[in-house]
Model confidence (mean pLDDT): 79 of 100. A computed fold for a 180-nucleotide RNA from Zhenpiania hominis, annotated as glycine-GGAnGA riboswitch aptamer. The sequence is in RNAcentral, with records from Rfam. It matches the Rfam family "glycine-GGAnGA riboswitch aptamer". About the family: glycine-GGAnGA riboswitch is a variant of glycine riboswitch that have in common a U69A change. This riboswitch is associate with genes that encode either saccharopine dehydrogenase or amino acid transporters and other genes with not predicted function. Rfam links the family to the GO term glycine biosynthetic process. On this family, see Weinberg et al., Proc Natl Acad Sci U S A 2017: "Bioinformatic analysis of riboswitch structures uncovers variant classes with altered ligand specificity". Clan: Glycine riboswitch clan.
RNA sequence: UCGGAUGAGGAUAGCUUUAGACAUUCUAUUUAAUUAGGAGGCCGAAGAAGCAAAUCAGAAUAGUGGCAGUUAUUCUGUGGAAACUGACAGGCAAAAGGAAGGUUAUCUGACGAGUCUUUGGAGAGAUCACUUCAGUGUGGCGCCUACGUGGAUAUAACCAACUGGCAAAGGGACAGAGAA
Numbered sequence: 001u002c003g004g005a006u007g008a009g010g011a012u013a014g015c016u017u018u019a020g021a022c023a024u025u026c027u028a029u030u031u032a033a034u035u036a037g038g039a040g041g042c043c044g045a046a047g048a049a050g051c052a053a054a055u056c057a058g059a060a061u062a063g064u065g066g067c068a069g070u071u072a073u074u075c076u077g078u079g080g081a082a083a084c085u086g087a088c089a090g091g092c093a094a095a096a097g098g099a100a101g102g103u104u105a106u107c108u109g110a111c112g113a114g115u116c117u118u119u120g121g122a123g124a125g126a127u128c129a130c131u132u133c134a135g136u137g138u139g140g141c142g143c144c145u146a147c148g149u150g151g152a153u154a155u156a157a158c159c160a161a162c163u164g165g166c167a168a169a170g171g172g173a174c175a176g177a178g179a180a
Base pairs, nucleotide, nucleotide: 001113002112003111009108010107011106012105013104014103015102016101022040024039025038026037027036028035041092042091043090047088049085050084056077057076058075059074060073061072062071063070064069116178117177118176119175120174125141127140128139129138130137142166143165144164148162149160150159151158
């Protein structure tokens, strides 16, 4: 600043929509599939788990103070979220399941979003040619998707790949904390 008792936000249920990864291999059953038990390989979005900053506590060192105390730094704990992390559970043709999104119904009943500061936060060529102090610039080929943009009877972590990006820095959907 905007929305909100003409119902914020939350919970439950129904419908709808939703990515990824061996129809791998061995043995038994079986016409086969299914099922059961092994072998190696993978995915990350049910669920569960882990931690950053804020917060709080203790110790040490240094400064200040008559003392109590107080300030700063370091270490140890406390605390603590995510679409991040790992891979317990789950999954790897179809079916089923499936975070998030949309919608309807019921219950509850006061907050929610944005701006600002701060902390965490994925993916993909440090490619080839010429050039540059340079991973600079201009082209070529290849890739990513979580800024922005577009797609649908309507939204999105879905689809596309114009813009943007492909060492670090920066950016970054989203998530935690906080000020006025």